[in-house]
RNA sequence: GCCUGUCUUUGGGGUGGCAAUAAAAAUUGUCUGAGAUUAUACCCUUGGAACCUGUACAGGGUAAUGCCUGCGAAGGGAAUAGACAAACUAUUGAU
Numbered sequence: 001g002c003c004u005g006u007c008u009u010u011g012g013g014g015u016g017g018c019a020a021u022a023a024a025a026a027u028u029g030u031c032u033g034a035g036a037u038u039a040u041a042c043c044c045u046u047g048g049a050a051c052c053u054g055u056a057c058a059g060g061g062u063a064a065u066g067c068c069u070g071c072g073a074a075g076g077g078a079a080u081a082g083a084c085a086a087a088c089u090a091u092u093g094a095u
Base pairs, nucleotide, nucleotide: 001088004085005084006083007082008081009079011044012043013042015039016031017030018029019028020027051076052075053074057070058069059068060067
């Protein structure tokens, strides 16, 4: 000095599906997930798939869903922040 990891701070995000209950609202349970407006939580911060547009998309699958994959070497999108630790590299000194 760079990368990675941890912590602090700055900033940016998302919050669906199904069932029950006369109806509506609300509540509860359940499916996936880090997170389903339970959160001072979770995730992401340019080496950017956190998230948005395309998308009321396409294929597969499911009780159902933005569930999985593709689309995606597409377009946007918020830090050249600080401290510590290990490893690596470079330089200098000693042996």
Predicted 3D model of a 95-nucleotide RNA (TPP riboswitch aptamer (THI element)) from a Bacteroidia bacterium.
The sequence was found by an Rfam model in a public genome assembly.
Its Rfam family is "TPP riboswitch aptamer (THI element)". Rfam's curators write: Vitamin B(1) in its active form thiamin pyrophosphate (TPP) is an essential coenzyme that is synthesised by coupling of pyrimidine and thiazole moieties in bacteria. The previously detected thiamin-regulatory element, thi box was extended, resulting in a new, highly conserved RNA secondary structure, the THI element, which is widely distributed in eubacteria and also occurs in some archaea. Analysis of operon structures identified a large number of new candidate thiamin-regulated genes, mostly transporters, in various prokaryotic organisms. The THI element is a riboswitch that directly binds to TPP to regulate gene expression through a variety of mechanisms in archaea, bacteria and eukaryotes. through a variety of mechanisms in archaea, bacteria and eukaryotes. Tandem TPP riboswitches have been reported where both TPP riboswitches respond independently to TPP. The structure of TPP riboswitch has been reported for Escherichia coli and Arabidopsis thaliana.
Model confidence (mean pLDDT): 79 of 100.